[in-house]
Context: one part of a larger RNA
Molecule: small-subunit ribosomal RNA, 5' domain
Organism: uncultured Derxia sp.
RNA sequence: AUUGAACGCUGGCGGCAUGCCUUACACAUGCAAGUCGAACGGCAGCACGGGGGCAACCCUGGUGGCGAGUGGCGAACGGGUGAGUAAUAUAUCGGAACGUACCCUAGGGUGGGGGAUAACUACGCGAAAGCGUAGCUAAUACCGCAUACGCACUAAGGUGGAAAGCGGGGGAUCGCAAGACCUCGCGCCCCUGGAGCGGCCGAUAUCUGAUUAGCUAGUUGGUGGGGUAAAGGCCUACCAAGGCGACGAUCAGUAGCUGGUCUGAGAGGACGACCAGCCACACUGGGACUGAGACACGGCCCAGACUCCUACGGGAGGCAGCAGCGGGGAAUUUUGGACAAUGGGGGCAACCCUGAUCCAGCCAUGCCGCGUGUGUGAAGAAGGCCUUCGGGUUGUAAAGCACUUUUGUCCGGAACGAAACGGUGAAGGCUAAUACCUUUCGCUAAUGACGGUACCGGAAGAAUAAGCACCGGCUAACUACGUGCCAGCAGCCGCGGUAAUACGUAGGGUGCAAGCGUUAAUC
Numbered sequence: 001a002u003u004g005a006a007c008g009c010u011g012g013c014g015g016c017a018u019g020c021c022u023u024a025c026a027c028a029u030g031c032a033a034g035u036c037g038a039a040c041g042g043c044a045g046c047a048c049g050g051g052g053g054c055a056a057c058c059c060u061g062g063u064g065g066c067g068a069g070u071g072g073c074g075a076a077c078g079g080g081u082g083a084g085u086a087a088u089a090u091a092u093c094g095g096a097a098c099g100u101a102c103c104c105u106a107g108g109g110u111g112g113g114g115g116a117u118a119a120c121u122a123c124g125c126g127a128a129a130g131c132g133u134a135g136c137u138a139a140u141a142c143c144g145c146a147u148a149c150g151c152a153c154u155a156a157g158g159u160g161g162a163a164a165g166c167g168g169g170g171g172a173u174c175g176c177a178a179g180a181c182c183u184c185g186c187g188c189c190c191c192u193g194g195a196g197c198g199g200c201c202g203a204u205a206u207c208u209g210a211u212u213a214g215c216u217a218g219u220u221g222g223u224g225g226g227g228u229a230a231a232g233g234c235c236u237a238c239c240a241a242g243g244c245g246a247c248g249a250u251c252a253g254u255a256g257c258u259g260g261u262c263u264g265a266g267a268g269g270a271c272g273a274c275c276a277g278c279c280a281c282a283c284u285g286g287g288a289c290u291g292a293g294a295c296a297c298g299g300c301c302c303a304g305a306c307u308c309c310u311a312c313g314g315g316a317g318g319c320a321g322c323a324g325c326g327g328g329g330a331a332u333u334u335u336g337g338a339c340a341a342u343g344g345g346g347g348c349a350a351c352c353c354u355g356a357u358c359c360a361g362c363c364a365u366g367c368c369g370c371g372u373g374u375g376u377g378a379a380g381a382a383g384g385c386c387u388u389c390g391g392g393u394u395g396u397a398a399a400g401c402a403c404u405u406u407u408g409u410c411c412g413g414a415a416c417g418a419a420a421c422g423g424u425g426a427a428g429g430c431u432a433a434u435a436c437c438u439u440u441c442g443c444u445a446a447u448g449a450c451g452g453u454a455c456c457g458g459a460a461g462a463a464u465a466a467g468c469a470c471c472g473g474c475u476a477a478c479u480a481c482g483u484g485c486c487a488g489c490a491g492c493c494g495c496g497g498u499a500a501u502a503c504g505u506a507g508g509g510u511g512c513a514a515g516c517g518u519u520a521a522u523c
């Protein structure tokens, strides 16, 4: 000088930050990932409409909408933790044998069919979790057929392989109507390039121990085969006998790595909280499935430990998400508000979800700022302490007088953060179209958790606000009394055994100050 600190005494306010470093210990409760009806069949509940009925009420997907279900996208992001890991990691610099949903971009296509299945209904089993059988049904779910500019394979002749629709608007024509048809938008399929992201390989660097000196059998290399998105002993069969090591292999211990942080004149040393990048993990161990992407924190399966429910047959669970509880510990916060902003997921949109985030709450934990008054005031008051008894000191300190009102209290006003989306007008684009849709510009309504907060104005009133450590030397600051090697102090030297500036108290002083000391730790 510093700290994610703790402890003791003390404590007025504000701003900005930080806040389980220990048991990767066990967790009650709530929330943390949904969304789309403009993909689909439908209609459990709500509201409206219609029908019936005197009424209670009943019927009705007709409408708004929508529980459950099929389907799509998301759930691989975001958030947490640092157990493992000394190199399958990280940092920097390179590399070639790769993948990529959504997005952008160039081109081509979107024709015609089929069979199911959940929901639902009926029956049944089970305490529950849940499950079975039969029957019905839809799709942007599933499967063929056709076509193939690009594409893949190829023995270079050929061969193989796609798709899905939904919504808005509409003049003529057809149609009883639905609609056909036209057009616009969103999609879908194939393929090209890209962006960003990701997988893989190499070099260099990256703690301690030699009281760890030898290590290695898929081991090192080759060939054939397999496997992967992709190179490769990644795997396998055969062949060869290699490979690493005092430039420290192997083993053991410790440890997430980095940008950085602290310190220091620097070189260096120590560290890796918060913030940012990467990695690893998700009760412990193992495994794959789905998918563009996982071997998946709030998915699945198996095993294990633990907890819970049970009708004893069987089931359920995983806070190292946000709060919170127990435990451990010297020690670390609210079971708060809002999606208003930023960002993310879904959706044409409206909008919904979002413990990400933005805010608020708690704690002097840190940094920064402010205040606890200002001026005047000598009778140098009283009191305290000391005294050589003369006085000295506390001390302009107080009182008194004159002011001010930061902060606090009360009253009143009151934000920025919020303009996008939306509505409307004009001009373009598309088009058969002055529909629809869309681009730009102008005008404009609404939307704030924080919060009646910041801030502003006003009122009264010195009113509401100072402690802590030290005073032998180092080291700024001294006397009295008590004690008597006792009680005690102490960072080092050392004080204390009857005149203690070193113990305890008081007066005085010194240093910091809403803090001050102590302890721990680093330079």
Base pairs, nucleotide, nucleotide: 001522002521003520005519006518007517008516009515012370013369014368015367016366017365019362020328025326027324029323030322031321034073035072036071039070040069042066043065046064047063048062049060050059051058052057080281081280082279089206090205091204092203093202094201095200098198099197100196103194104193107190108189109188110187111145113143114142120135121134122133123132124131125130151160152159153158165186166185167184168183169182170181173180174179207253208252209251214244215243216242219241220240221239222238223237224236225235226234256278257277258276259275260271261270262269263268283304284303285302286301287300306317307316308315309314334360336359337358338357342356343354344353345352346351373403374402375401376400383394384393385392386391409459410458411457412456413455417450422444423443424442425441426440427439428438429437467512468511469510470509471508472493473492474491478507479506480505481504482503488495489494